[in-house]
The part of an RNA shown here (small-subunit ribosomal RNA, central domain) has 349 nucleotides and comes from an uncultured prokaryote. The RNAcentral record of the full RNA draws on ENA. The coordinates come from a structure-prediction model, not an experiment, and the mean pLDDT is 86.
Context: one part of a larger RNA
RNA sequence: CUGGGCGUAAAGGGCGAGUAGGCGGCAUGAUCAGUCGGUGGUGAAAUCUCUCGGCUCAACCGAGAAUGUGCUUUGGAUACUGCCUGUCUUGAGUUCGUGAGAGGAAAGUGGAAUUCAGGGUGUAGCGCUGAAAUGCUUAGAUAUCCUGAGGAACACCAGUGGCGAAAGCGACUUUCUGGCACGAAACGGACGCUGAGGCUCGAAAGCGUGGGGAGCGAACAGGAUUAGAUACCCUGGUAGUCCACGCCGUAAACGAUGUUCACUGGGCGUAGGGGGUCGAACCCCUUCUGUGCCGCAGCUAACGCAUUAAGUACACCGCCUGGGGAGUACGCACGCAAGUGUGAAACUC
Repeated sequence: CUGGGCGUAAAGGGCGAGUAGGCGGCAUGAUCAGUCGGUGGUGAAAUCUCUCGGCUCAACCGAGAAUGUGCUUUGGAUACUGCCUGUCUUGAGUUCGUGAGAGGAAAGUGGAAUUCAGGGUGUAGCGCUGAAAUGCUUAGAUAUCCUGAGGAACACCAGUGGCGAAAGCGACUUUCUGGCACGAAACGGACGCUGAGGCUCGAAAGCGUGGGGAGCGAACAGGAUUAGAUACCCUGGUAGUCCACGCCGUAAACGAUGUUCACUGGGCGUAGGGGGUCGAACCCCUUCUGUGCCGCAGCUAACGCAUUAAGUACACCGCCUGGGGAGUACGCACGCAAGUGUGAAACUC
């Protein structure tokens, strides 16, 4: 390199928009670059193969023939691909209408609860555990009532429910804003798919500056447990968790399953639309989109997947090549740092 692969054995990039590149719907004409076959030239000799011959045979040698991917010339073919021309509407899109939604950003508002503070009632315990102790409490705790402060999170609704590209999103109201589904046919006419590099976004933790700090709580302190206990349990508690701005760029970033399109038996749900039943709530039928379960063919090493494929095919990207050494070393790039990205070898089994 070919080949074989990537749900769980090594292997899908965390996700997206998109550059180069690769690939590309229906139909016409033109061209003949690719493509196809023909002709001429070249493709040295030796070697290899075949035939014949010479050394007594053979190796070896001599002669002839055959072969020669390829390159090039010239005249043809025109289905397919390309270029040019140019048609169409199915792909993609625009418009109008309807609809659902924790999609995003900002501002404001609310109630329950915890904690704290002030006041009232009230008296000896409270709290915690397997059992205890540390801890709090006669300077009046716990309990209970009233008032106030402050921060964070939004019970029920809530659902293998919804939305988002992923990360993720859950009280309510307003403003701004992205996408999606369905229906209609008007517009326009391949405008498409994928996507190296580069770019955006990217949980938690962590970092910088400034705020904030109720609860929780790494570190830390104490009490227990224990042979010990740098833990599990308990009492406290600092960073942090929250906000603004800026970094970091990683996760079992998982469906451990890249994206787009087409095709291939069914059954039962669920969410959102559309149509029908005079109307409407319910119900029923049908259809589109999403989301689940079960299962046929087929696939699979098996488990299982099975119209949301891991089935049948196409296009493009990423990745794998025995275990350890090692996601280490070195170099480079990025970062304030932590570190991240890229990423070996010796040696060894």